Overview: RNAcentral holds the sequence, with entries from ENA. Predicted 3D model of a 1483-nucleotide RNA (small-subunit ribosomal RNA) from an uncultured prokaryote. It matches the Rfam family "Bacterial small subunit ribosomal RNA".

RNA sequence: AGAGUUUGAUCCUGGCUCAGGAUGAACGCUAGCGGCAGGCUUAAUACAUGCAAGUCGAGGGGUAACAUGGUAGCAAUACUGAUGACGACCGGCAAACGGGUGAGGAACAUGUACGCAACCUUCCUUUAACUGGAGAAUAGCCCCUCGAAAGAGGGAUUAAUACUCCGUAACAUAAUGAAGUGGCAUCACUUUAUUAUUAUAGCUCCGGCGGUUAAAGAUGGGCGUGCACCUGAUUAGAUAGUUGGCGGGGUAAUGGCCCACCAAGUCUGCGAUCAGUAACUGGUGUGAGAGCACGGUCCCCCACACUGGUACUGAGACACGGACCAGACUCCUACGGGAGGCAGCAGUGAGGAAUAUUGGUCAAUGGACGCAAGUCUGAACCAGCCAUCCCGCGUGAAGGAAGACGGCCUUAUGGGUUGUAAACUUCUUUUAUGUACCAAGAAAGAUAAGUACGUGUAUUUAUUUGACGGUAGUAUAUGAAUAAGCAUCGGCUAACUCCGUGCCAGCAGCCGCGGUAAUACGGAGGAUGCGAGCGUUAUCCGGAUUUAUUGGGUUUAAAGGGUGUGUAGGCGGAUUUUUAAGUCAGUGGUGAAAUCUCUCGGCUCAACCGAGAAACUGCCAUUGAUACUGGAAGUCUUGAGUUUAGAUGAAGUAGGCGGAAUAUGUCAUGUAGCGGUGAAAUGCAUAGAUAUGACAUAGAACACCGAUAGCGAAGGCAGCUUACUAAUCUAUAACUGACGCUGAUGCACGAAAGCGUGGGUAGCAAACAGGAUUAGAUACCCUGGUAGUCCACGCUGUAAACGAUGUUCACUCGUUGUUGGCGAUACAUAGUCAGCGACUAAGCGAAAGUGAUAAGUGAACCACCUGGGGAGUACGAUCGCAAGGUUGAAACUCAAAGGAAUUGACGGGGGCCCGCACAAGCGGAGGAGCAUGUGGUUUAAUUCGAUGAUACGCGAGGAACCUUACCUGGGCUUAAAUGUAGAUUGACAGAUUGGGAAACCAGUCCUUCUUCGGACAUUUUGCAAGGUGCUGCAUGGCUGUCGUCAGCUCGUGCCGUGAGGUGUUGGGUUAAGUCCCGCAACGAGCGCAACCCCUAUCAUUAGUUGCCAUCAGGUUAAGCUGGGAACUCUAAUGAGACUGCCUACGCAAGUAGAGAGGAAGGUGGGGACGACGUCAAAUCAUCAUGGCCCUUACGUCCAGGGCUACACACGUGCUACAAUGGACGGUACAAAGGGUAGCAACACUGCGAAGUGAAGCAAAUCUCAAAAGCCGUUCUCAGUUCGGAUUGGAGUCUGCAACUCGACUCCAUGAAGCCGGAAUCGCUAGUAAUCGCGCAUCAGCUAUGGCGUGGUGAAUACGUUCCCGGGCCUUGUACACACCGCCCGUCAAGCCAUGGAAGCCGGGGGUACCUAAAGUCGUUAACCGUAAUAGGAGCUGCCUAGGGUAAACUUGGUAACUAGGGCUAAGUCGUAACAAGGUAACC
Repeated sequence: AGAGUUUGAUCCUGGCUCAGGAUGAACGCUAGCGGCAGGCUUAAUACAUGCAAGUCGAGGGGUAACAUGGUAGCAAUACUGAUGACGACCGGCAAACGGGUGAGGAACAUGUACGCAACCUUCCUUUAACUGGAGAAUAGCCCCUCGAAAGAGGGAUUAAUACUCCGUAACAUAAUGAAGUGGCAUCACUUUAUUAUUAUAGCUCCGGCGGUUAAAGAUGGGCGUGCACCUGAUUAGAUAGUUGGCGGGGUAAUGGCCCACCAAGUCUGCGAUCAGUAACUGGUGUGAGAGCACGGUCCCCCACACUGGUACUGAGACACGGACCAGACUCCUACGGGAGGCAGCAGUGAGGAAUAUUGGUCAAUGGACGCAAGUCUGAACCAGCCAUCCCGCGUGAAGGAAGACGGCCUUAUGGGUUGUAAACUUCUUUUAUGUACCAAGAAAGAUAAGUACGUGUAUUUAUUUGACGGUAGUAUAUGAAUAAGCAUCGGCUAACUCCGUGCCAGCAGCCGCGGUAAUACGGAGGAUGCGAGCGUUAUCCGGAUUUAUUGGGUUUAAAGGGUGUGUAGGCGGAUUUUUAAGUCAGUGGUGAAAUCUCUCGGCUCAACCGAGAAACUGCCAUUGAUACUGGAAGUCUUGAGUUUAGAUGAAGUAGGCGGAAUAUGUCAUGUAGCGGUGAAAUGCAUAGAUAUGACAUAGAACACCGAUAGCGAAGGCAGCUUACUAAUCUAUAACUGACGCUGAUGCACGAAAGCGUGGGUAGCAAACAGGAUUAGAUACCCUGGUAGUCCACGCUGUAAACGAUGUUCACUCGUUGUUGGCGAUACAUAGUCAGCGACUAAGCGAAAGUGAUAAGUGAACCACCUGGGGAGUACGAUCGCAAGGUUGAAACUCAAAGGAAUUGACGGGGGCCCGCACAAGCGGAGGAGCAUGUGGUUUAAUUCGAUGAUACGCGAGGAACCUUACCUGGGCUUAAAUGUAGAUUGACAGAUUGGGAAACCAGUCCUUCUUCGGACAUUUUGCAAGGUGCUGCAUGGCUGUCGUCAGCUCGUGCCGUGAGGUGUUGGGUUAAGUCCCGCAACGAGCGCAACCCCUAUCAUUAGUUGCCAUCAGGUUAAGCUGGGAACUCUAAUGAGACUGCCUACGCAAGUAGAGAGGAAGGUGGGGACGACGUCAAAUCAUCAUGGCCCUUACGUCCAGGGCUACACACGUGCUACAAUGGACGGUACAAAGGGUAGCAACACUGCGAAGUGAAGCAAAUCUCAAAAGCCGUUCUCAGUUCGGAUUGGAGUCUGCAACUCGACUCCAUGAAGCCGGAAUCGCUAGUAAUCGCGCAUCAGCUAUGGCGUGGUGAAUACGUUCCCGGGCCUUGUACACACCGCCCGUCAAGCCAUGGAAGCCGGGGGUACCUAAAGUCGUUAACCGUAAUAGGAGCUGCCUAGGGUAAACUUGGUAACUAGGGCUAAGUCGUAACAAGGUAACC
């Protein structure tokens, strides 16, 4: 110091989360020791038991218990206060401290600083004085009575340092005077005079200790005041003793503290009152600090002591271990009545996640009492329990590689890792265990002796006193001996692999993992971090500049009030003098100690502890300074305003006037429609509409001018004109002299809609009605139509009231337009002031943008914001007639929501362009029959795959067996095949016999070669099997499609914070990102094109098997023969075409031209060739391959069956429906291929398929081998001489075998079908259409398929509006799985929290009235009683805790029912929004 998380990616805003530190903690796992601290945070809940406050006999009467002595007695025992001592009692002091707790309390409670001229203070210290006399009681003891007890009552007698009286007395108190000094208002102090009043206690060891009075000190307290001190305004008014005064009372003392009277005040937006919460501080945690959170332990202060009230005693209490009363609770009881208060120390129950021993000692420190010894002390000091925190130590150290065994991983004959780790060798002994020794803390005091003064005090010596504790510590012996875990390992965040699991089980702080290859779950190995601890949970601070003083924002992310006016408040021009409040400096006081920091020191170190310093940033006082701010007093003119003159405008209010249009009415002309729409209909119209003309009436709005023009604070304002009112600007001087700016609350204005009352109503038009549209259409469209829109008055008070930009002032480059003024001579043109606009520099900004009209740079004031949803909702309050407005939450829920910009994709957005995309044509398919493939169904099986385009005559270029993967049945198990190594054998194979469906099993026969090295083969053994089983979503390879579309990228540079952009866009052009021009780009790559092949022309070379013009021979004929090398052809090499030439256009690229030439003309035609990528496209069944699965089977062999099934649906084809045809006869012309297990001429036989024989040919030689066409004949429009399905019969061929299930031939049969609905396909020239031929596979064939080949050979294209697909640019976007996207609302289901609600049940604080204990203070005063003016008792008054009653308020809980909200894998209905979202969206 940052990091993760919104997106395809980016920047920003913004929340959530993490890493750090801390704790009085708790929980989980684990645990060796010591030191030092800490330990009921919850029920201020209830408490058994013990202890926690006594002491003094040197105050007193005395003697219950104990002891000693004495007396009596033999003894038991009795007596004796005589002594030590001492229960109870009287008396003194203490008990108000110490200890506990934090309920209450928001307050002068606390903190801090002052004040008391308004006060008290036992014990202690100092000083002064006094300590005389007298008296009456009472407890105890004794006797009696009542009671269960607690206790109470009566009688007699008695003492005191208990009580009373008298005397003395002032520096005390009070009153009256006098003088002086001082201060702070009342006043205070000093001196002095007179008068009055008020004291005491004794004990003694004779030293003293006490007592009283007074003054002073010290200590402790009381009271008052300034400042500081939590949250809520959904708490805005509170207050009658309330505020003040006079006079009393009361108190230690001031004071409404209390009372009588008088006045009407007092507090409050700088937050009164009310409600909630809370002990406060020093300090503690965190933080760089400012802050934020906390207040346990320690110290200080406060409050409380079962709850509430009250006083008494006392120096001090309204009293934790005192009293009285009331209440609740518990206990005892003889039922009459009594007792109690752990928030003291231990301890118990309960509550709770959770917090200890019913311990030891007064040895030390401290306290009470005492002359003292001493007694008491759960204060305190110690010990016990607990890893609760912090700190320290240890669990060994050195060497040791066969890098052991084992584990884990692996590419597995090997390697890596655990790991110098272990074993082993040597060493050490902290700790542990045993033994021995043994502290400091002790000073005082006491006892004894001594010394100086000589009672006693001071001092010296000796003896004595330790709970902790035989503890800390020290020495010695033994022996590595006694001692390691926890969490984590996807990123953040250090640390990785295997196995298991398979959206299951589970993990998770956030993002998120898990659906068969999980570094994220569980286990293992390994690693990382910390370590006697480690993790988790909870809470606080930090990170968070995420409440922003330091240190944030508000155009679009959350956020500027709708606008003005103006109160309080905040801020405020120039200058002079003064003051010294703020401010600054010095000094003094205080800021307790502890804590923090630094230094030094003590425990072996540290934690811990001690000493010193510093600090405590604060408050108070005082002295000084005077720049700035403030106060006071002046002056000024530039801010502001006033006057004068001029100008401007849809500025406002009220009145008057005008024309066009519309509607209605009347009249007229006129006739059948009008109107409306995408198309229609409703509607109007023969009772005369629409249209046209004239006249009349009505209401509303003001065309043109008209404009990023004007005016106004905003809302808003538009015909013309008049009156009144307001504003702004300019010019010039004059005047006032800071009069200013902003502005919480307030007040005023405030579009549209809406409301009230009364008018008005032409047009328009919510609601409503009808007609359409539609699946529906409560809409969009149409026809009507009421509120309303208009006027007057009154309310409402909101808008996307927007520039989404508060008001004011100052400053800061330029260009340009425009409105209103001024001014220079005039109309050019500069200038200037005030507005309204555009562009732009710097700057700013996340960017878009803004940019003198700032969103720049500064100043002042106000308003507002702090994640999304819930929600501008609920409740409350307030305003309103209502509608509703203003103010304005929470529970719960999510990890995002959002802004700007980028790249894509998409749009029922736009522009440009292309394509058999449409159009123009030709021919099909969809209807029929058949073939073939698919779906479905069926089946033992109908093996598997392919499924929009891009599956469906596809894998398959050929399923009778085989193929074959499927089914049924029968066999085999290292296997059906192959390799290798070793061993064995000469077999195996073959033939044959038997069984069998075959495989196979059993038997017989026959059995190698050799160059002697071996080869071949069998058997056997070992190692490697095999799988068309799964996953194409783990993969390679190959393929389809977009698409032969023109695109896809890179380097460097430049632009941008960045994603990215530029280049590649633009203007032209092209089939083309093809080329040219321009340009912050310049170049390059993959694609395009070309290079390759075929074809079209020519040339050269070559001339057999091909050719034959010329010459010759020859045949019925034939290149048949000699020969020829011309032609065709063959097959090799070249040429040729490049917009090269011309004309036109053009800068160029290029385009046009029936141009020229040319065989071919603008890529000549065709092919091969397929960029970056998309579809998790297809294929694990071509092949290869990771992982998983099977192993007498999911492997393998065999027979038979199936893949050929058949109600049906679809795709692709073939043949047809006929005359452009069918049939018959004759006749002509190809190309490309194939051929020895072959093609087969030819001859013969058969109607034919074929058969028999057979020449030739491994092919330019032989052979397979043409059809449409052409020439004739016939048929004559019909289910036919069309069509050929189906079926019967007979055959041929292939093959081991044609039943399931082959092809072909002949005879017979002769079905549907007469051109095909919606919709749809192909094709632009040698193309479509049409006609045959060939080939692969193959024994044969289902081929009508596929791939080739030639013959004949068209029509049409105006054109790009529309459909489909594609390319480029641009635009919008809430899409990015990318429109097959996203997404809204009701309803239905489950869960959750919340609001309302008839009621029901509580809590709280007041108010009024009734009643009222104890008690203080009063009035009265029978009775008792005194030496007394005693005292006691009683009646009674006021007040009051408590109790009761009543009406309200407030705050919770619960509730039938009800409302909306949130969340939840696949529910229903629609499709509102995002694109022009299909009616632009929104307020």
Its mean pLDDT, the model's own confidence on a scale to 100, is 83.